[in-house]
Predicted 3D model of a 399-nucleotide RNA (Bacterial RNase P class A) from Arthrobacter sp. MSA 4-2.
RNA sequence: UGGGUCGACCAGGCGGCCGCGUUGGCUCGGGGUCGAAAGAUGCCGCAGUCACCGAGGAACGUCCGGGCUCCGCAGAGCAGGGUGGUGGGUAACGCCCACUCGGGGUAACCCGCAGGCCAGUGCCACAGAAAACAGACCGCUUCCCGGGACCCUUGCGGCCGCGGGAAGUAAGGGUGAAAAGGUGGUGUAAGAGACCACCAGCAUGCCGGGUGACCGGCAUGGCUCGGUAAACCCCACCCGGAGCAAGGCCAGACAGGGCGCGUUUGAGGGCUGCUCGCCCGAGUGUCCGGGUAGGCCGCUGGAGGGCGUCGGCAACGGCGUUCGUAGAUGGAUGGCCGCCGCUCCCGCACCGGCAACGGAGCGGGAGAACAGAACCCGGCGUACCGGUCGGCCCAUCCC
Repeated sequence: UGGGUCGACCAGGCGGCCGCGUUGGCUCGGGGUCGAAAGAUGCCGCAGUCACCGAGGAACGUCCGGGCUCCGCAGAGCAGGGUGGUGGGUAACGCCCACUCGGGGUAACCCGCAGGCCAGUGCCACAGAAAACAGACCGCUUCCCGGGACCCUUGCGGCCGCGGGAAGUAAGGGUGAAAAGGUGGUGUAAGAGACCACCAGCAUGCCGGGUGACCGGCAUGGCUCGGUAAACCCCACCCGGAGCAAGGCCAGACAGGGCGCGUUUGAGGGCUGCUCGCCCGAGUGUCCGGGUAGGCCGCUGGAGGGCGUCGGCAACGGCGUUCGUAGAUGGAUGGCCGCCGCUCCCGCACCGGCAACGGAGCGGGAGAACAGAACCCGGCGUACCGGUCGGCCCAUCCC
């Protein structure tokens, strides 16, 4: 200097004019209480004025986990759902951190639906002989039969090859994603872990390291009976339901009627879906019809943020200190102008350094994304213009 990889932060600034929302102060208006009055006190309301504050890194997705609210004063089982290496963090999680194993990459680093196929049941198309208690298509070897060529010492001779049959074989070739472990030998009619040496894997036993997953080593041994669970399943652990349109309070309006069941011989209801069990219970279930849709709370002080310090590899936690930063409800923060800044393109033209190379300026033009709270928080996923800072890896160059 170039490329790569990992992490953190920002989300234009300043000014002017006009226009919004919450809160608070003052002015104004109304009326309550105390007081003889003056005045004090507090309540309500339109408007005016002043001041502070006023969307995000994802506010998006609604994919997880919670806080909170109600069912509800509590259960058990089955079903159903979720997670899946180990150890930590956290309120919790399917999240985060560290490590182990496997895969990719020269590496930094990235990815993994990462327990079990000897519990069982499935599936492996086509090709291929055969796809799991799995095999003979081409071959190789021996024997028998038939024919041919060649040679000689003319014999039931030797040798080569073709066709057919029988037996042996799974080393060689072929098919396939995958075909009974690999290399080298012994042996055999030809072969084969049939046997041997070394190796990989597996099983058993033991030793060492580690909290653990796991790693390393030694000995013995049968030689090695596939893959797939992101197939059903098995195993381990976890899980009440519904949700702010939750749930409360106030005001106001109206119109009831029919049918069924029931009042301790228990209708109806609650606890998810089912079963059991428990509880409430005198009115309930259903159909037709009428009224209301207003206001207030919930609603912003939180598992909160900043700074410092201690512990920890880290995630994170403790302690101290400090801050007060939207709460709308047809739903607020916008519009215009100017200057500066940022990025890109073109042109001009300097400075520093031994060098590699670096820095800064002027003029013109163009551009600025993804996208908007609605109870609140912790994550994950997705979208995105541009910028700043830093760690690490690789390559090249100069001194």
Taxonomically the source falls in Arthrobacter (Bacteria, Bacillati, Actinomycetes, Micrococcaceae). It was read from a public genome assembly, where an Rfam model found it. The prediction has a mean pLDDT of 77.